[in-house]
RNA sequence: CUGCAUCAGGGCAAACCCGUCGAAAGGCGGGGACGCAAAGCCACCGGUCUACAGCGAGGAGCUAUGACAGCGGGGUUACCAGCG
Numbered sequence: 001c002u003g004c005a006u007c008a009g010g011g012c013a014a015a016c017c018c019g020u021c022g023a024a025a026g027g028c029g030g031g032g033a034c035g036c037a038a039a040g041c042c043a044c045c046g047g048u049c050u051a052c053a054g055c056g057a058g059g060a061g062c063u064a065u066g067a068c069a070g071c072g073g074g075g076u077u078a079c080c081a082g083c084g
Base pairs, nucleotide, nucleotide: 002084003083004082011036012035016031017030018029019028020027021026034070040076041075042074044073045072046071047068048067049066053063054062055061
């Protein structure tokens, strides 16, 4: 420098509950662990969710500029121990 993820240290934290922000999806904090070797970071591509507002005769329906990085791909950065 490159690859790997068996062991150890250490890390993150689904569902659910409480508080809080939000129209909602969902975010954040606390508790809690189903899992995770990038479950660190980035909405660039596909996908999914929501619809205050807008469109609409409409309480139907449609639309992302909102959201999901723990849906997949891509980009980017990286700790400790070990092995080749």